This is a predicted structure of a 78-nucleotide RNA (c-di-GMP-I-GGC riboswitch aptamer) from a Nitrospirales bacterium. It was read from a public genome assembly, where an Rfam model found it. Rfam family: c-di-GMP-I-GGC riboswitch aptamer. Gene Ontology term of the family: cyclic-di-GMP binding. Taxonomically the source falls in Nitrospirales (Bacteria, Pseudomonadati, Nitrospirota, Nitrospiria). The coordinates come from a structure-prediction model, not an experiment, and the mean pLDDT is 85. The model forms 95% of the base pairs in the Rfam consensus.
RNA sequence: CUCGAUAAUAGCAAACUCAUCGUGAGGUGAGGACGCAAAGCCACGGGUCAGAAUUUCCUGAUAGCCGGGUUACCGAAA
Numbered sequence: 001c002u003c004g005a006u007a008a009u010a011g012c013a014a015a016c017u018c019a020u021c022g023u024g025a026g027g028u029g030a031g032g033a034c035g036c037a038a039a040g041c042c043a044c045g046g047g048u049c050a051g052a053a054u055u056u057c058c059u060g061a062u063a064g065c066c067g068g069g070u071u072a073c074c075g076a077a078a
Base pairs, nucleotide, nucleotide: 002078003075004074011036012035016031017030018029019028020027021026034064040070041069042068044067045066046065047062048061049060050059051058
């Protein structure tokens, strides 16, 4: 470095509920834990979703859909 344990320490928080912002997807805060070894960060490529209605385009959303980029705690086995 790769890697990721029936290890340790810490962390995040799905559904749902309430409040709030948004036309919407969805965001934020509180509660709550299904899960997560990058479920930290970045919309760069693809996907999906919204405005929006068949496609394209446009403008957005999603990093807990996948890939990519970037930073990082711990250290068993290999």